This is a predicted structure of a 415-nucleotide RNA (Bacterial RNase P class A) from a Caulobacteraceae bacterium. It is recorded under the gene name rnpB. Of the family's consensus pairs, 98% are formed in the model. RNAcentral holds the sequence, with entries from ENA. Its Rfam family is "Bacterial RNase P class A". Rfam classes the family as a ribozyme.

RNA sequence: UCAGACGGCCGGGCGGUCGCGGUCUUCCGACGCUUCGGCGGAGGAGGGUCGAGGAAAGUCCGGGCUCCACGGCGACAAGGCGGCGGGUAACGCCCGCCGGGCGCGAGCCCAGGGAUAGCGCCACAGAAAGUAAACCGCCUUCCGACGCCUCGGCGAUGGAGGGUAAGGGUGAAAGGGUGCGGUAAGAGCGCACCGCGUUCCUGGUGACAGGGACGGCAUGGCAAGCCCCGCCUGGAGCAAGACCAAAUAGGGACGGCGCGCCUUGGCUCGCCAGGGUAGGGCCGUCGCCGGCCCGAGCCGUCCGGGUAGGUCGCGCGAGCCGUACAGCAAUGUGCGGCCCAGAGGAAUGAUCGCCGCCCUGCGAAGCCUCGGCGGAGCAGGGGCACAGAACCCGGCUUACAGGCCGUCUGAUCCG
Repeated sequence: UCAGACGGCCGGGCGGUCGCGGUCUUCCGACGCUUCGGCGGAGGAGGGUCGAGGAAAGUCCGGGCUCCACGGCGACAAGGCGGCGGGUAACGCCCGCCGGGCGCGAGCCCAGGGAUAGCGCCACAGAAAGUAAACCGCCUUCCGACGCCUCGGCGAUGGAGGGUAAGGGUGAAAGGGUGCGGUAAGAGCGCACCGCGUUCCUGGUGACAGGGACGGCAUGGCAAGCCCCGCCUGGAGCAAGACCAAAUAGGGACGGCGCGCCUUGGCUCGCCAGGGUAGGGCCGUCGCCGGCCCGAGCCGUCCGGGUAGGUCGCGCGAGCCGUACAGCAAUGUGCGGCCCAGAGGAAUGAUCGCCGCCCUGCGAAGCCUCGGCGGAGCAGGGGCACAGAACCCGGCUUACAGGCCGUCUGAUCCG
C1' cells in the first nucleotide's frame, strides 16, 4: 500500500424567526358559591425547564405488573427446549470451553441427546437401497463347434452352471479405509497402521482428550418422520385492572292522593294476577254507525346497579453516567454524580443563513509506456439513510445513506 476478519461508536452541526406537547411559576380571568371579608375556577397571556430510537419496527422468546383459576402429591395430554461449565429476575439470550465442518490465516458456521427399544422412509439413476445385490469385468467346471501343435496340451469362442464385492459403471449413500501377504480369482482370509466397538488407566468440575488391552467389523443414512430419554410450562392481557360518576330510561323501599261494576284463580284475608264491562280519549266539527287505544295509576323522597364522561394505573427504574475492585469473559459489588418524553389516535416541526457529506460538470500540481492515471480547487441544482414512543423491562431478528476508532490476519514493497 492492497485485500480481508472481529469488536465498539456516531447517525448531520451551529445560529435567527415562527410553531407544537408535558410540567412548574407569575398575572389576567368568564362564571359559580358567599357569613360580602373572600373562596373556587373554564380559559388566556408572559417566563423557566424538558421533549423519540439504535432499531421506537416484527410482536418471535423471557420477565415485571394486573385480573381470573387453583388444597397437596403424582400420572397423562399438549407445547417447547437439548454438548459442558458459568452469568442472569428469567430466557430459546449472553460468555468461556468441548466436538464436528469450512477457510492459507485472523476467524466463521452447527436444530450439537438417543439409529444394537420399536415402527416408518431412502426420490431419480442403478443389476442391487437393507434378512443386500452379480450389469460389465475377473476366475472356474461341464458340453458343443474352431484354430495351432512337439498330440501331452494351448488359445479364442457359443451355451448351461458355480465362485468372486478387487476393478468399471449408477447414486447423496453400495456392508470399514490404505498397504503388504494370500488366493483359481477374490475376500478381515491373515498381518501392520488408521477408523469403529467393549473395557481399563491417566488428566480435566465437566463436555471431552491421551494411552493400554481385547474384539476381525457385527452396528448404512434420516429423529426440522413417528418415537424414546431428560428438563421446563396454569389462562388472559394496560381495551389488564381500580376508583368517582351525570342526563334519560328502567329496578327497589317508604309516604301521600286515587283505585266504579261483573267474573276466574291464588293466598298470609285484603291484597295480588288475568278477562270483560261502565266510563274516557283519538279518527277536523255536530248526530248516527264503525275502527283503534286507555280502562289504574300519578306525585314526592331515598337507595343500589350499569352507560357517557373523568381520575388513577403511568414512569425512581432488573434506570443512566463516571470510577475502583473481583472475574479470561458474560457479569457482579462498592463509591460518587444525575433525573431522563409521556398521551389521547398520538406533540417532538417548518423556514432562512453558514458549514459538513453525497451526486453532476469543469479541472490545477504531480506521475506517465503519451492511450491515460490522478485528484487540489471552482460552479450548479438536488439530496442527507432506515425509520416515529403509546404499560414497562431484558433479549433475538429484520431495515439502515454515509462516517469514525481500536485489535488482528494474508500478500507485496522499503529500511